[in-house]
RNA sequence: CUUAUCCAGAGUGGCUGAGGGAACAGGCCCGACGACGCCACAGCAACCAGGCCCCUUCGAGAGAGCCCAGGUGCUACUUCCUGCCCGAUGAACCGGGAGAGAUAAG
Numbered sequence: 001c002u003u004a005u006c007c008a009g010a011g012u013g014g015c016u017g018a019g020g021g022a023a024c025a026g027g028c029c030c031g032a033c034g035a036c037g038c039c040a041c042a043g044c045a046a047c048c049a050g051g052c053c054c055c056u057u058c059g060a061g062a063g064a065g066c067c068c069a070g071g072u073g074c075u076a077c078u079u080c081c082u083g084c085c086c087g088a089u090g091a092a093c094c095g096g097g098a099g100a101g102a103u104a105a106g
Base pairs, nucleotide, nucleotide: 001106002105003104004103005102006101011041012040013039014038015037019030020029021028024083025082026081027080042075043074044073047071048070050067051066052065054063056061079100084097085096086095087094
């Protein structure tokens, strides 16, 4: 950079000790009854890898489904929500998209 996904799911213990939920702003939350982070174990999921079967094809191949759990990832809150654009409305709520971000594969 490209493509796909992001309202599902899954926590205990130890260490540490003040901030944390990506960044900025606003909001809403978590946090000395110890958050965040790190480590161990456990778990969730199934992107990739691997296996089976079916369909299609002249063939190569491609694809749906199932199994598995090796490489990643993840285990407060929808990516916690909003910010920009569009729709709708008296307004708020709401819906769609963009942008940014995260993860996987290339």
This is a predicted structure of a 106-nucleotide RNA (SAM riboswitch aptamer (S box leader)) from a soil metagenome.
The RNAcentral record of the sequence draws on MGnify.
The model forms 97% of the base pairs in the Rfam consensus.